[in-house]
RNA sequence: GCCUCCUUAGUUUAAUGGAUAAAACAAGUGGCUUCUAUCCACUCGAUGUGGGUUCGAUUCCUACAGGAGGCA
Numbered sequence: 001g002c003c004u005c006c007u008u009a010g011u012u013u014a015a016u017g018g019a020u021a022a023a024a025c026a027a028g029u030g031g032c033u034u035c036u037a038u039c040c041a042c043u044c045g046a047u048g049u050g051g052g053u054u055c056g057a058u059u060c061c062u063a064c065a066g067g068a069g070g071c072a
Base pairs, nucleotide, nucleotide: 001071002070003069004068005067006066007065010025011024012023013022018055027043028042029041030040031039048064049063050062051061052060
């Protein structure tokens, strides 16, 4: 330098063009308990960035950024 793949919550994963982006763990609050832990309820929190296609984009296209692999 070229090619392929990946990027969603603090972490690990869902959502194959349709609605308010779903869950587990973590964190916080409350309940329970003499206290802690367990358990129960609730809360918080995310689509890498910019453009495009579309009535509608996490999804399709494109450029860039970061990461992984391959070739030279």
Molecule: transfer RNA
Organism: Candidatus Phycocordibacter aenigmaticus